RNAcentral holds the full RNA, with entries from ENA. Predicted 3D model of a 361-nucleotide part of an RNA (large-subunit ribosomal RNA, domain IV) from a Chloroflexota bacterium. Taxonomically the source falls in Chloroflexota (Bacteria, Bacillati).
[in-house]
Context: one part of a larger RNA
């Protein structure tokens, strides 16, 4: 100088991103304990007393020695209660700085925010406000059940709507508005479309044979053309489901939830009116908020002095009702602020110990 570890005048958080580290507190009887509240709890709230050792007096037990009584003569009963002990109480009396003398062994309080709680989790940077819940909603499933598997077994379940499966959303309390025009789910079936199959009009292609024109050795050869049956090929009308189109229902289904412009007897505001587009224009509630950008918005508390933080304010860029809204006792190694109490975190370092580092051998 470093690591571990104990210590400190004065001052106590001025350190610092934050009291992070340290330090307070600690045990046990006793008194005494607030708001708030789901009456359970908060609570060990919070704040205060004692606590050693020595003897003495007391209480209430446990053993039960000695002595007396009864008789039914027993390894009987009743009474007594010294002695030895466990708790527990009172007044003395004593020592040291300290008496839970050492170790173990809660610091507390006020107010916000989020999550209701116990839990759970990135095994090896993240323990939370994430995930889970219990409770609530929707929705599929009548049983060979939805669902789950690559077939089948199998789970589901040796269960049957008070059962399973799935999705969101989380206790508990107060409530959960308006919009079905878009997607999407479900319900309809008149009408439009709509596939493969049926259907088979027509119509190609092959040519027995038939006719023409040239040649001819009269035996026939080339070459145009028409063309039945057969067979092959294309193929129209017509028919023909679901779907989709159309009609309707459905938001604790995916989701949405306006603009301009005027107006009241100082101003200002606008309770009211106009007009415009929409499916329908944010309804309780809350709001500069884990959401507010302009922002350190403005007012008030807290401080000598406060971007944070509390409490209203509403001009909500860009809160808003089961992607739930708002409150909310307990609860949290969760997060902001404030206070007490403590303190070497600091002011500002200091000396001490153990090991290192280092210097000499």
């Nucleotide at each position: 100088c470093c690591c571990c570890u104990g210590u400190g005048a004065a001052g106590g958080a001025a350190c610092u991103c934050g009291g992070c580290a340290a330090a307070u507190u600690g045990a046990c009887a006793c008194c005494g304990u607030a708001a708030c509240u789901u009456c359970g709890g908060g609570a060990g709230a919070a704040g205060g007393u004692g606590u050693g050792c020595c003897a003495c007096c007391g209480g209430c037990g446990g053993u039960g020695a000695u002595g007396a009584g009864g008789c039914u003569u027993g390894c009987c009963c009743u009474c007594u209660g010294a002695g030895c002990u466990g708790c527990u109480g009172g007044g003395g009396g004593u020592c040291g700085c300290a008496g839970u003398g050492a170790a173990a062994u809660g610091g507390c309080c006020c107010a916000g925010g989020c999550g209701a709680c116990u839990g759970u989790u990135u095994a090896c940077u993240a323990a939370a406000a994430a995930c889970a819940c219990a409770g609530g909603a929707c929705u599929c499933u009548g049983c060979u059940a939805a669902g789950u598997c690559g077939a089948a077994c199998a789970c589901g379940a040796c269960g049957u709507a008070u059962a399973g499966g799935g999705u969101c959303u989380g206790a508990c309390g107060c409530c959960u508005g308006c919009c079905c025009g878009g997607u999407g789910c479900c319900g309809g079936a008149a009408g439009g479309u709509u596939a493969a199959g049926a259907g088979g009009a027509a119509g190609u292609g092959u040519u027995a044979g038939c006719g023409g024109a040239c040649c001819u050795u009269c035996g026939g050869g080339u070459u145009c053309g028409c063309g039945a049956a057969g067979c092959u090929c294309u193929g129209a009308a017509u028919u023909g489901a679901a779907g989709c189109c159309c009609c309707g229902g459905u938001a604790a289904a995916c989701g949405g939830c306006g603009g301009c412009c005027g107006u009241a007897a100082c101003u200002a505001u606008a309770a009211c009116g106009g007009u415009c587009c929409u499916a329908a224009g944010g309804u309780a509630g809350c709001g500069a908020a884990a959401u507010u950008c302009a922002u350190u918005g403005u007012c008030g508390g807290g401080u000598a002095a406060g971007u944070u933080c509390c409490g209203a304010c509403c001009u909500g860029c860009a809160c808003g009702a089961a992607u739930g809204g708002c409150g909310u006792a307990a609860c949290g190694a969760c997060u902001u602020c404030c206070c007490c109490a403590c303190u070497g975190u600091c002011u500002c370092c200091a000396a001490c110990g153990u090991g290192g580092a280092c210097u000499c051998a």